Predicted 3D model of a 73-nucleotide RNA (transfer RNA) from a Spirochaetota bacterium. It was read from a public genome assembly. Its Rfam family is "tRNA". Rfam links the family to the GO term triplet codon-amino acid adaptor activity. Its mean pLDDT, the model's own confidence on a scale to 100, is 81. The organism belongs to Spirochaetota, within Bacteria.
RNA sequence: GGGGGUGUAGCUCAGUUGGGAGAGCACUUGAAUGGCAUUCAAGGGGUCAGGGGUUCGAAUCCCCUCACCUCCA
Numbered sequence: 001g002g003g004g005g006u007g008u009a010g011c012u013c014a015g016u017u018g019g020g021a022g023a024g025c026a027c028u029u030g031a032a033u034g035g036c037a038u039u040c041a042a043g044g045g046g047u048c049a050g051g052g053g054u055u056c057g058a059a060u061c062c063c064c065u066c067a068c069c070u071c072c073a
Base pairs, nucleotide, nucleotide: 001072002071003070004069005068006067007066010025011024012023013022019056027043028042029041030040031039032038049065050064051063052062053061
């Protein structure tokens, strides 16, 4: 330099006729216990990597850029 892939909550990851942004763990509060562990209930937490385009409507389709992984030279 060229090809392919990945980017969604603090962490690990789901998310297909394009229309609700989610799960587990973690965190906060409360209850159970003499206390801890633990269990249960409730809650907070998101520019869906960034920008642009298509569309009534984009995490999802198209283009560019950035970061990381991998292959070729």